A computed fold for a 379-nucleotide RNA from an Actinomycetes bacterium, annotated as Bacterial RNase P class A. Its Rfam family is "Bacterial RNase P class A". About the family: Ribonuclease P (RNase P) is a ubiquitous endoribonuclease, found in archaea, bacteria and eukarya as well as chloroplasts and mitochondria. Its mean pLDDT, the model's own confidence on a scale to 100, is 77.
Parts: sequence; C1' cells; structure tokens
RNA sequence: UGAGCUGGCUGGGUGGUCGCGGCGUCAGAGGUGACGGUAGUGCCGUUAUCUCUGGGCUGAGGAAGGUCGGGGCUCCGCAGAGCAGAGUGCUGGCUAACGGCCAGUCGGGGCGACCCGCAGGAAAGUGCCACAGAAAACAGACCGCCGAUGGCCCGAAGGGCACAGGCAAGGGUGAAACGGUGCGGUAAGAGCGCACCGCAGUUGAGGUGACUCAACUGGCUAGGUAAACCCCACUCGGAGCAAGGUCAAGCACGGGACAUGGGCUGCUCGUCCGCCCGCUCGACAGAGUGGGCAGUCCCGAGGUAGGCCGCUUAGAUGGAUGGCCACCCAAGCCCCAAGAGGGGCUGGACAGAACCCCGCCUAUAGGCCAACUCACCGU
Repeated sequence: UGAGCUGGCUGGGUGGUCGCGGCGUCAGAGGUGACGGUAGUGCCGUUAUCUCUGGGCUGAGGAAGGUCGGGGCUCCGCAGAGCAGAGUGCUGGCUAACGGCCAGUCGGGGCGACCCGCAGGAAAGUGCCACAGAAAACAGACCGCCGAUGGCCCGAAGGGCACAGGCAAGGGUGAAACGGUGCGGUAAGAGCGCACCGCAGUUGAGGUGACUCAACUGGCUAGGUAAACCCCACUCGGAGCAAGGUCAAGCACGGGACAUGGGCUGCUCGUCCGCCCGCUCGACAGAGUGGGCAGUCCCGAGGUAGGCCGCUUAGAUGGAUGGCCACCCAAGCCCCAAGAGGGGCUGGACAGAACCCCGCCUAUAGGCCAACUCACCGU
C1' cells in the first nucleotide's frame, strides 16, 4: 500500500417560521355546580369542573418492525401420582426466565485472522436405504484371477483345457461394497502373519465437565439413517390490555306510592257488560250507529351502550412527534485549473411507539474507532 477478519459507536447539525399531541405549568376571558356572607331570584368571596386565547415545559428507534422465545401484570382453572401430548438436547457458568448470553469441547471450512454446526443414543427393538449395480447388511462371482487338489488331453521332463472347485487382490456400479497403506505370504488370494494408521476394550494421567493424552490387549467384529418410529434426560395449566377493574343511561325485570270501569287472558288483539261525547229515528221511555275510557313517579339487584382506571416524566384510542426556508457537515456527479484549489448541481438509508421489560431474527445510504490476519514493497 492492497485485500480481508472481528468487535464497538453513529444514523445529520444550528437558526428562523408555520403547524400537531400531552401537561395536577402559569396568566386572562367565559359557562356550570357546591359552600359561605348579605334583607335579597341579585351581588361578592372561596372552591371544583368545562371551553377558548396566549405563554412555558415536553414529545420515537437502533431496530419503535416481525410478534419468534421468556418474564412481569390480569382473569380463569388446579387434591396427589402416573399415562398421553408438546418442547428442549455436547459441557460448565450467567440470568427473574428463555429456544438467550459468555467461556470451553468435538466435528467441518479457510494459507490465516476467523467462521459454521437442528452437536444425546444406531452395541434395546422395529423400519428404510431411490437410481445404478451380480450383490445394499450376519452380502456378493458381472468382468476378472487361479486352477495347488481332483478330472480330461498330449506326454520323457513337463505342458495344455477351464469341468469340479478356490479367490473379495484388480475392473465396473453407486452417496455408501463389510477397515486403509505397505511388506511378507500364496496356485491365486485373504488380518492369514507383521509394521504404521483407524476402531473397540481395559488401565493410568490431566480436566468441575464435555473431552484429551499415554500404555497394553483384541480381532477386524459394531455401514448409513433418530429433520423415521423409538429410547434416555430435563422442562411444561389456559387465555391475553379487545386482559381485567370500576361508575353506570335506555329497554326489560322485581318492589312500593298515587291514580285508574270491569269480565274472559300472563301479554297483545278480539269480544261481552258498563261510563262519557256525538249523529239518526222516536212524544217520552228507548233503539240503532261512530268515537273515547290509564297510567305516572320512586326504589332495587345484575348489567348493556357509554365514561373512567389499568397507562407509564411520548402515552393516542382512528392514532401527535411534521412542512418550508437559510447556512453548515458527510457523500455523489459535472465544469475550470499543470497542480494546490475554485465553482455549480444533487443530496442523508431502513423505518416509525400503543401495557411494560429481557432477548432473538429481519431491514438499514453513509461515516467513525480499535484489535488482528495475509500478500507485496521499503528500511
């Protein structure tokens, strides 16, 4: 100098102006209620509350987002234990708790700083392993190798055939072929033997632990898959601020007071009798016909509409936190200039509280700081 890696911070600033929400903040004006004074339906004072005007104070984020995990808070449920179901899943610690965080172990990736991991058990049992391939799990002769032994042929030695048979070393298929490499061995081969590596067991050492290291022994036995069933360990009631609490119209319900013509009936309608006011007929009595004849007030429990609380030094309940102008700052582009530099234009992402808190995840223009790694160059 370039390329990286990890962690942290920031996320425009100042002023002016016009607006928006909140305030148990001040002043003024007005309305309403209560109390007191006064002879007073008035007036004055105190206090509460509402409206308006002006001033003052205050008003989004690192994620306010997704609503994924956990907790507070609220209501409901709940004898104890077990089963079922769900979740978590290497180890230790932190935390109110978590599926979070920190430190480590193991495995994988990167030259490296470092990154990634849904990381218990496959030697309890069951299931599955596509396609290809001869064969896919106490396997398998397709090509191939051998043919020592037996058989056949030629035959002096010996050679030939590949019939019986032997072989998992080589080829080929596959994600995976029943430990790997090498030497010996053999007819050819093979953990058949040996060395190293791997694996398993035992012992010892270190570590709280996951685990690591060493020695010895074993024989190659125990392929993969649990984001298949399953097994093991631990954890787990439900719903959510539209939770919930409180005050409480109207209608209906219960009771009471006053009032009201009654019967049939719980109510309405209808009908019968009665009363009142009209019309027609009639000398009267009466007959016919039309209309009218009962509610009002008070109290009560539960509780709907609605209000308030829950609610927060932002706190709405259809949701305020904004717009414009000027200058500055980061950044980009263009022009002038040999250069230093000068001028002009553009111009700040993602997004936006709704009960609160701790986390996680996702989005994010640009800028700043620190540690570390690799490559090249110089001394």